A computed fold for a 104-nucleotide RNA from a Chloroflexota bacterium, annotated as TPP riboswitch aptamer (THI element). Taxonomically the source falls in Chloroflexota (Bacteria, Bacillati). Its mean pLDDT, the model's own confidence on a scale to 100, is 75.
[in-house]
């Protein structure tokens, strides 16, 4: 100084809100679903589906019953956020470099 890209397999992590008496419909979103059980009827637990994310980690959680703006309403938008946490291994192909002729 150049390259540090693409793909596959397996495994893992995560949330499911607002409006309505409820359903349907509507809002945001990648995603707001289905089944089973419990219930103090507010919800909670389990299983599955789809979707998103897995260290180059804002998927998601905490701070947070947070701040500002906005909405019929809501993490709806922005801030907070260079914050604190957060789930990964293997293989193949290509590229660059080195030694030299198939390896690193």
């Nucleotide at each position: 100084c150049c390259a540090g890209g693409c793909c596959g397999c397996u495994a893992g992590g995560g949330g499911u809100g607002c409006u309505c008496a409820g359903c349907a419909g509507g809002c945001u979103g990648a995603g707001a679903c289905u089944c089973c059980g419990a219930u103090u009827c507010g919800u909670c637990g389990g299983a599955g589906a789809a979707c998103c994310c897995u260290a180059g980690g804002a998927a998601c959680c905490u701070g947070a019953a947070c701040u500002u703006g906005g909405u019929a309403a809501u993490g709806c938008a922005a801030g907070c956020g260079u914050a604190g946490g957060g789930a990964a291994g293997c293989g193949g192909c290509a590229c660059a470099g080195u030694c030299u002729a198939g390896a690193c």
Notes:
Rfam family: TPP riboswitch aptamer (THI element). Rfam's curators write: Vitamin B(1) in its active form thiamin pyrophosphate (TPP) is an essential coenzyme that is synthesised by coupling of pyrimidine and thiazole moieties in bacteria. The previously detected thiamin-regulatory element, thi box was extended, resulting in a new, highly conserved RNA secondary structure, the THI element, which is widely distributed in eubacteria and also occurs in some archaea. Analysis of operon structures identified a large number of new candidate thiamin-regulated genes, mostly transporters, in various prokaryotic organisms. The THI element is a riboswitch that directly binds to TPP to regulate gene expression through a variety of mechanisms in archaea, bacteria and eukaryotes. through a variety of mechanisms in archaea, bacteria and eukaryotes. Tandem TPP riboswitches have been reported where both TPP riboswitches respond independently to TPP. The structure of TPP riboswitch has been reported for Escherichia coli and Arabidopsis thaliana.